This record gives sequence, structure tokens and C1' cells, in this order.
RNA sequence: AAAAGGCUAACCUAUCGUGAGGUGGGGGCGCAAAGUUAUGGAUCUGCAUGUGAAACACGGACACACAGACCGCCAGGCUGCCGAA
Repeated sequence: AAAAGGCUAACCUAUCGUGAGGUGGGGGCGCAAAGUUAUGGAUCUGCAUGUGAAACACGGACACACAGACCGCCAGGCUGCCGAA
């Protein structure tokens, strides 16, 4: 490079969840790991409560803590088809 295949984005639909999002069916933008793992970071959701800053009357919002989501965002772990090699 081929060959056999595989997965499946957005979107539609059904369903579960407060939500992020998950699952089934349809559908393919794409993917050599777009297999698996939530281990580190990023992003998102929730928040009864706590801490911080400003303010200080209240409310709302932000950061962290806490509980979740997400690997087709980046990285790590584990596994893996064919073949020039």
C1' cells in the first nucleotide's frame, strides 16, 4: 500500500436522570486503537453545607472543598487485526 473487517460524530426517535449526560434503534462527520480503564489535568453538572474576596441589608455570581458527568479534549495504564516490514 492492500485484504478481512470494526467503531461511530452531528442529527432524529424511545427511554432513564434535577442536570451534565447514559442506554436502545436509525444515521455517518470521521477514527489504526474513536478498544478498555475516571489514574493525572482540562471542561461540564449539582450543591444541603463549609471556607475565601468584595460587599455587608438581601439576592445573585466566582474560587476551593464535596458529590457526579465526560476518554472522539490532552496525557498515563492494560489489551489488540493484517501486512511491506
RNAcentral holds the sequence, with entries from MGnify. c-di-GMP-I riboswitch aptamer from a soil metagenome, 85 nucleotides, folded computationally. The model forms 95% of the base pairs in the Rfam consensus. Rfam family: c-di-GMP-I riboswitch aptamer. The family is grouped with related families in Rfam's "c-di-GMP_I riboswitch clan".